Annotation: Small-subunit ribosomal RNA from a metagenome, 1461 nucleotides, folded computationally. Its Rfam family is "Bacterial small subunit ribosomal RNA". Gene Ontology terms of the family: ribosome and structural constituent of ribosome.

[in-house]
RNA sequence: GGACGAACGCUGGCGGCGUGCUUAACACAUGCAAGUCAUACGGCCCAGCAAUGGGCAGUGGCGCACGGGUGCGUAACACGUAAGAAACUUGCCCUACAGUCCGGGAUACCUCCGAGAAAUCGGAGUUAAUACCGGGUACUAUCUUUUGGCCGCAUGGUCAGGGGAUGAAAGGAGUAAUUCGCUGUAGGAUAGUCUUGCGUCUGAUUAGGUAGUUGGUAGGGUAACGGCCUACCAAGCCGACGAUCAGUAGCCGGUCUGAGACGAUGAUCAGCCACACUGGAACUGAGACACGGUCCAGACUCCUACGGGAGGCAGCAGUGAGGAAUAUUGCGCAAUGGGCGAAAGCCUGACGCAGCAACGCCGCGUGAAGGAUGAAGACCCUCUGGGUUGUAAACUUCUGUUAGAAGGGAAGAACAGGAUGGGUAUUACCCGUUCUUGACGGAACCUUCAGAGAAAGCCCCGGCUAACUACGUGCCAGCAGCCGCGGUAAUACGUAGGGGGCAAGCGUUGUCCGGAUUUACUGGGUGUAAAGGGCGUGUAGGCGGAUUGUUAAGUCAGAGGUGAAAUCUUACAGCUCAACUGUGAAAUUGCCUUUGAUACUGGCAGUCUUGAGUACGAGAGAGGAAGAUGGAAUUCCUGUGUAGCGGUGAAAUGCGUAGAUAUCAGGAAAAACACCGGUGGCGAAGGCGGUCUUCUGGCUCGUAACUGACGCUGAGGCGCGGAAGCAUGGGGAUCAAACAGGAUUAGAUACCCUGGUAGUCCAUGCCGUAAACGAUGAGUGCUAGUUGUUGGUUCCUUACGGAAUCAGUGACGCAGCUAACGCAUUAAGCACUCCACCUGGGGAGUACGAUCGCAAGGUUGAAACUCAAAGAAAUUGACGGGGGCCCGCACAAGCGGUGGAGCAUGUGGAUUAAUUCGAUCCACGCGAAGAACCUUACCUGGGCUCGAAGUGUACCGGACAGUCUGUGAAAGCAGAUCUUCCGCAAGGACUGGUACAUAGGUGCUGCAUGGCUGUCGUCAGCUCGUGUCGUGAGAUGUUGGGUUAAGUCCCGCAACGAGCGCAACCCUUAUCUUUAGUUGCUACCGGGUAAUGCCGGGCACUCUAAAGAGACUGCCUACGCAAGUAGAGAGGAAGGCGGGGAUGACGUCAAGUCCUCAUGGCCCUUACGUCCAGGGCUUCACACGUGCUACAAUGGUAACUACAAAGGGCAGCAAGACCGUAAGGUGGAGCAAAUCCCAAAAAAGUUAUCUCAGUUCGGAUUGAGGUCUGCAACCCGACCUCAUGAAGCUGGAAUCGCUAGUAAUCGUGGAUCAGAACGCCACGGUGAAUACGUUCCCGGGCCUUGUACACACCGCCCGUCAAGCCAUGGAAGUUGCUAGCACCCAAAGCCGGUAUUCUAACCGCAAGGAGGAAGCCGUCUAAGGUGAGAGCAGUGACUGGGGCUAAGUCGGAACAAGGUA
Repeated sequence: GGACGAACGCUGGCGGCGUGCUUAACACAUGCAAGUCAUACGGCCCAGCAAUGGGCAGUGGCGCACGGGUGCGUAACACGUAAGAAACUUGCCCUACAGUCCGGGAUACCUCCGAGAAAUCGGAGUUAAUACCGGGUACUAUCUUUUGGCCGCAUGGUCAGGGGAUGAAAGGAGUAAUUCGCUGUAGGAUAGUCUUGCGUCUGAUUAGGUAGUUGGUAGGGUAACGGCCUACCAAGCCGACGAUCAGUAGCCGGUCUGAGACGAUGAUCAGCCACACUGGAACUGAGACACGGUCCAGACUCCUACGGGAGGCAGCAGUGAGGAAUAUUGCGCAAUGGGCGAAAGCCUGACGCAGCAACGCCGCGUGAAGGAUGAAGACCCUCUGGGUUGUAAACUUCUGUUAGAAGGGAAGAACAGGAUGGGUAUUACCCGUUCUUGACGGAACCUUCAGAGAAAGCCCCGGCUAACUACGUGCCAGCAGCCGCGGUAAUACGUAGGGGGCAAGCGUUGUCCGGAUUUACUGGGUGUAAAGGGCGUGUAGGCGGAUUGUUAAGUCAGAGGUGAAAUCUUACAGCUCAACUGUGAAAUUGCCUUUGAUACUGGCAGUCUUGAGUACGAGAGAGGAAGAUGGAAUUCCUGUGUAGCGGUGAAAUGCGUAGAUAUCAGGAAAAACACCGGUGGCGAAGGCGGUCUUCUGGCUCGUAACUGACGCUGAGGCGCGGAAGCAUGGGGAUCAAACAGGAUUAGAUACCCUGGUAGUCCAUGCCGUAAACGAUGAGUGCUAGUUGUUGGUUCCUUACGGAAUCAGUGACGCAGCUAACGCAUUAAGCACUCCACCUGGGGAGUACGAUCGCAAGGUUGAAACUCAAAGAAAUUGACGGGGGCCCGCACAAGCGGUGGAGCAUGUGGAUUAAUUCGAUCCACGCGAAGAACCUUACCUGGGCUCGAAGUGUACCGGACAGUCUGUGAAAGCAGAUCUUCCGCAAGGACUGGUACAUAGGUGCUGCAUGGCUGUCGUCAGCUCGUGUCGUGAGAUGUUGGGUUAAGUCCCGCAACGAGCGCAACCCUUAUCUUUAGUUGCUACCGGGUAAUGCCGGGCACUCUAAAGAGACUGCCUACGCAAGUAGAGAGGAAGGCGGGGAUGACGUCAAGUCCUCAUGGCCCUUACGUCCAGGGCUUCACACGUGCUACAAUGGUAACUACAAAGGGCAGCAAGACCGUAAGGUGGAGCAAAUCCCAAAAAAGUUAUCUCAGUUCGGAUUGAGGUCUGCAACCCGACCUCAUGAAGCUGGAAUCGCUAGUAAUCGUGGAUCAGAACGCCACGGUGAAUACGUUCCCGGGCCUUGUACACACCGCCCGUCAAGCCAUGGAAGUUGCUAGCACCCAAAGCCGGUAUUCUAACCGCAAGGAGGAAGCCGUCUAAGGUGAGAGCAGUGACUGGGGCUAAGUCGGAACAAGGUA
């Protein structure tokens, strides 16, 4: 996607044609579904005067074996197809021939009597027939005998005769003709029966089955063949080409699907079979072992007077039950068909119709055209507005299908029959006219009427898959076919709007086919994805070299028969179309018969040598078995000798003074064979290694003498088969499971060590498996090469060596193949033959069964359940207790710290009413460049509510503010006072209040965001275009060789170029030049002072600040291809990036920040907003980070003397002067600054003192007194003075910074700021040490390697245990079902026997007989009973493992060298 006898959900206008219990072959109330014939028969009843007509039960005939239903059983000659019957039957029908004579005895109905509840039955009497019986006659009948012809397929068939025996009948109607019947025979037709070939489901975890079994002889039986049955004889018959057993199933034409081949299916229609409550049985008959017949048994239901009876819807309706589910107790025999009848006719739930059901298929409709204020409403948005729904609606103009109403109105009807006409001599028969016959149904169809009026839903909108937004919800509710969606912005849930699809339906579920080449015949595979048997030998089977002849089985062709009809396809036709239906054609791919062909395959016969084998001559070898023998090593024993040995990462256990280890010599034992030794050799594989001998298998080369296809493969079978293991007996040196001890460890039932037993060795016998691997079955042929090597042979050279060829064994490589990796004459290439094996992962190589084994265990080998993957190869990353190269204050070498003390500061924690919040390598003197109030976000309390601030509109007021009073902690509240401006006016400005729209939020989400920032990292990387390579992901470029600080540059290169980064351009600093010269400078000139550029000149210098110069490996030498590197090089102020700064690629961390700001969404709105007071952020057992000060003599203290840079200053910096011990105060010259001020630089230097002490070190803490700022220093500021004088004597593990003007050390300034730095930012002064080097630690870059990682090692992942759920195995047992076996009993019945009873037809004068019926006996036998087993299923205490399940426990086995590969 298609299909369906479907069902369910929502919805539903009409018509046509079809279809409708798939489940309980479950049980059935009621009605109907098979009768008919009076022209077979007697009788009874009714009507009629009668003739006659009608009806009825019975006898008799025909039918009831058809039609209709169902699919239980059946795996079978049941079905399909094709044959056969020389082994058969056939009522009614057709054709032909012949016949239908003479008799007889009963009986039902009926009458009477009787039994019974009923069903029904008995006795006596009477009667008929087309009922029954006897006799006669008879053929091409049957039997027997006999003669001849012809034929066949073995038995045999057929034709023409002769003789003998046996066998038949029915009458009715009609005046009659005649007609309907009856009997025999032959033939036909129809229907049936039997036989055979082929085809027809699954299971081998069903491998052996079978005693009437297989065959024969004889007999019986049948329509007929036959073990169909019986007796006897023989021992056969079936089976891996699947018997038997088990399961399932009606088969087919067809139907569905599919390109086809197939696959699935077997409703309706049609053919066959089977069945009729379950089981058995026969009777009648042409036909049955009989759906609406009989008998018996059983179960069930019903009636009953309890004695006994009745019944069988799987016929049509209908009921109950079951079920997801399937219709009316309808009309009619008008048509078609059937039964009976001479016929009229009767019967017919067959059938024709109608009813119910969208169950299916087909057709039609639910309106058409116009219509933009693009209405309203709804929804959406960027919201004064726009978009969508949408020409959709309204509205205007039309049309009139269907439904509704009214009217009209075919065909299905032909027969038969009645009447009548023609023809014929008349009837019959035939032809014509007319009358009569319709369930459906007044239905189809037609016309008219009115009126858009009565008629649209369902599913979907994340991808597959056509169709998107809003709201709600918040891993909830829910969705889901697969992937998956939902944890606060869900196109995936629910609703709405919009859209898409189909449409009287639409979805869902179920089933089948397709896609699926995913069982592969068409049409797959097996090195690594699932899959080659461990290896050989060989049976069956399959396949097989060259050539000749023959045959014609396969094969091919022609012809004939068949392949039912329907269906399918197709042409035409009929219903208005279509569905549906009709006619024809085609097709039915098959089977059979026959006639040919003979290339190929097969059969038969012959020939050949190339496949295969043999022979002869050579050759190599760890091929196998047995025996003998050799040396080295280990261990043990004896000797010498003395104190340790041994072992490991380090140790210990162990051994040793009872003499070890060591060492020399001798001896013993067992096992294994160094060097040679080699991708060398041999073997089928496993495997084989000292040397020699014996026996023995295979292979190779050469010759071409012999055989003449003898070959290849190989299901089963048989044999071999490493190690371990098992059994018995030996042996036992080494090594060494188990075990013991020592270590290691959190643990260590391991890795390491010391010991050590099975075992390892031999013999014999088992086992039968391995990553038994080349993960590659065997064989044959073909398809480029190059280069090693082993064994042979030939040739050329012979000093080496070379060439050719055969057989092996390696490496590389083309074509080709492969998903890729790779394979590539030793194929994984191209072909053929045979075998084995595979079909998602797990469960599981498990369970059960079978089989092998002493056992261990092996072989064979499932299912339930569960998952949406498991897997292969390759790619890019990431990672590795992988490798290589390189870099970095990364280590090392040094200097100074931190960690110890006190204090400062931040954090954690604790505490608290609150101790606001954020920040974890990349937080922690961080946001915070400064918390007493404020800040402030936190807490407590008191207030306000359009609000503390802002905007707009409207209205009211004219002021508001301010001041004062009361209350209060203040805010606030209440009150008093005071009251505008511009304009002539209208009005406006400003301002207060009220109302509306708004505000406000440091509330949440940094995981919705922007911006900004950190980190990797100033690391050298990150990419693109085109080209090329690859199926592709991707690769190449960017790798390689050098070089660099650098992906910096050079060389090479299937790459060539380019971009972002690097570098440079920018700032600063170091030198010089030019310009400029005040507030800077002062060499020179002059003036002045106690002194000073203080002043006038001056701009040379310093300096200031603008523009330039300068450095580029430019030059030299060495090395180098170059790039470049090196040099105390030259020159230069500076030299190889001169120093410093700014500058931060693609990206990573859901890194940080919603509390700077901005911002989506959510939340609060008399409060999570806002105002105020007070408190808190300043707490304190403790822990950490960052700092300051120290521990002192390179120092402290006191005094004196020098030298900076860079900054700041008006609500400011403030000089001199005075006061105070001081902080500071008073006062205010100068200065918006190269001018004045802050401002003193400090270390340094000089002098003095201290003299190694808890000190003249150190300054914490505390007391007292002050100063300053500020509304206010209590919580909670800084500073000063006096006093006090703690810890601390250089700091454990650990850890930080720094490579030069750096570290260290010394001061100075600034921002913030009323005040409050030990912090931060900046400035200068003094000014070192060390770097061998890259092994190691950390981080990073490049290349490479492994990977089971990709959330990327903070990864992945295994197993036990614990919990829940699920299916399953075992199990003492227990329950049920199934099919057989043995025995017992044995109904009905057929058959056989018997002769107890009875007996119309015939025989007989009679007696009696023949024959018959019942009875009795016997064989067989359903059901039933008993017994031992078998198989299958259910259940079962307990038990075994398995699977699944967000966050359980223990470890850490695997993936990297996974830390013991």